[in-house]
RNA sequence: GGCAGAGUAGCUCAGUGGUAGAGCAGAGGACUCAUAAGCCUUUGGUCGGCGGUUCAAAUCCGCCCUUUGCCA
Numbered sequence: 001g002g003c004a005g006a007g008u009a010g011c012u013c014a015g016u017g018g019u020a021g022a023g024c025a026g027a028g029g030a031c032u033c034a035u036a037a038g039c040c041u042u043u044g045g046u047c048g049g050c051g052g053u054u055c056a057a058a059u060c061c062g063c064c065c066u067u068u069g070c071c072a
Stems, first nucleotide, its partner, number of pairs: 001071007010024004018055001026042004048064005
């Protein structure tokens, strides 16, 4: 330098045009002599950035940034 993949909650990841979700973690409650585990409730997101398409974009298109792999 070329090609391909990835970027969404603190972490690991779903979501392929129509109200952004799960598990773990965090907070609170109940239980217990107490702690843990398990149970109930719950907080937390400019969806990497800037534009474009569309009535409507995390999703489609362009450029850029970061990162992984392959080729040279």

Predicted 3D model of a 72-nucleotide RNA (transfer RNA) from a Verrucomicrobiia bacterium. Taxonomically the source falls in Verrucomicrobiia (Bacteria, Pseudomonadati, Verrucomicrobiota). Its mean pLDDT, the model's own confidence on a scale to 100, is 83. It was read from a public genome assembly. Its Rfam family is "tRNA". From the family's description: Transfer RNA (tRNA) molecules are approximately 80 nucleotides in length. Its family is annotated with triplet codon-amino acid adaptor activity in the Gene Ontology.